Annotation: A computed fold for a 99-nucleotide RNA from Saprospiraceae bacterium UBA7687, annotated as SAM riboswitch aptamer (S box leader). Rfam family: SAM riboswitch aptamer (S box leader). Rfam links the family to the GO term regulation of gene expression. It was read from a public genome assembly, where an Rfam model found it. The organism belongs to Saprospiraceae, within Bacteria.
RNA sequence: UAUUUAUAUCGAUGAGGCGAGAGAAAAGGCUCGAUGACCCUCAGGCAACCUACAAAAAGCAAGGUGCCAAUUCCUUCCCGAUUUUGGGGCAUAUAAAUG
Numbered sequence: 001u002a003u004u005u006a007u008a009u010c011g012a013u014g015a016g017g018c019g020a021g022a023g024a025a026a027a028g029g030c031u032c033g034a035u036g037a038c039c040c041u042c043a044g045g046c047a048a049c050c051u052a053c054a055a056a057a058a059g060c061a062a063g064g065u066g067c068c069a070a071u072u073c074c075u076u077c078c079c080g081a082u083u084u085u086g087g088g089g090c091a092u093a094u095a096a097a098u099g
Base pairs, nucleotide, nucleotide: 001099002098003097004096005095006094007093008092013043014042015041016040017039021032022031023030026076027075028074029073044068045067046066049064050063051062053059072091077088078087079086080085
């Protein structure tokens, strides 16, 4: 980096550093941000995809990842209901496997 499969309205924050944008990409909306966001580091936590343990399942949480504002923040394409909703798709993210 590509493909396949699975999952994505549950859950989980403090400190220090930095100093202006950030929320994947394009557009629109909405939100977060000098009462310091985003990001980085440390500590803590959540979860249970893989490994381990467990006869197996439930489980556990030691190891490998992941995650800790808002549904994947919402919409964009299609179908239905019919006036703000339901379902699906695409895309994205994560895991596992394969190349």